[in-house]
Order: sequence, then structure tokens, then C1' cells
RNA sequence: CUCUUAUCCAGAGAGGUGGAGGGAUGGGCCCGAUGAAACCCGGCAACCAGACAACUUGAAGGGAACACAGCCCCAAUCAGUUGUCCGCGGUGCCAAUUCCCACAGAAUACGUUUGUAUUCUGAUAGAUGAGAG
Repeated sequence: CUCUUAUCCAGAGAGGUGGAGGGAUGGGCCCGAUGAAACCCGGCAACCAGACAACUUGAAGGGAACACAGCCCCAAUCAGUUGUCCGCGGUGCCAAUUCCCACAGAAUACGUUUGUAUUCUGAUAGAUGAGAG
């Protein structure tokens, strides 16, 4: 950098350093010297990891039966699913819904030729985790 997949209306300091910018992009609208970015400390959450429990569609194993396999039973080693816990491990996050809209469709209202507004749905884009290349 590309691909796959899950999530994105919850949550998080009146601390220190720092000094003007920041909210991805465009538009809008905001935040900022009652101090931006960045760094440190602090915090939030719980994706991965970890612990425990239950279950079984799967793999291996044992029993019974048997010509063999399967059905059946046991067990819980691996795997998977679900739930609970943890937060000392790997990330992430800490204004505003991913601040809103950006493309398409539907409903309603106005206009009724093109359309405009609001709401909803889906897609795109983006962010983050996990996996793969």
C1' cells in the first nucleotide's frame, strides 16, 4: 500500500510542558490566547490476548456393537459458538453521531418543466481492530 471482515447516536482531567492552530478531503458549521497542534501524566472502552462456565454443527480419542463404517454412549484434548470476568500484555480512543452534507432511492410538504426542503434507507469515502497478501 492492497484485499477480507467487524464496529463507528455510549464513554473519557478545571493536570504539566508547549505556543497557533485544529476538526481526513471539498462545502458548511464549529473549536482555539478563559489558550490549538504536539509531547508527558491521567482517564475511557474492551477489538485482539488472558481466565472461567455452558453448549456442540466439526476434528482427534475411548466405550458398546460389529465383517467394516455409521447411528448410540462417554469424555472434553483441539476447534467453534455463547455468556461472565479481567485490564499487569498488543492496539485504539478522550468537543460537537465519523460535527453535518457530499452518490442513489423512498415518503411527506411546496412548486408542478427542470426542482427545493425535511425525514428515513442504502451505497461511497473515512477511522479503528483482527486476519491475509

SAM riboswitch aptamer (S box leader) from a Syntrophomonadaceae bacterium, 133 nucleotides, folded computationally. Model confidence (mean pLDDT): 79 of 100. NCBI's taxonomy places the organism under Bacteria, Bacillati, Bacillota, Eubacteriales, Syntrophomonadaceae.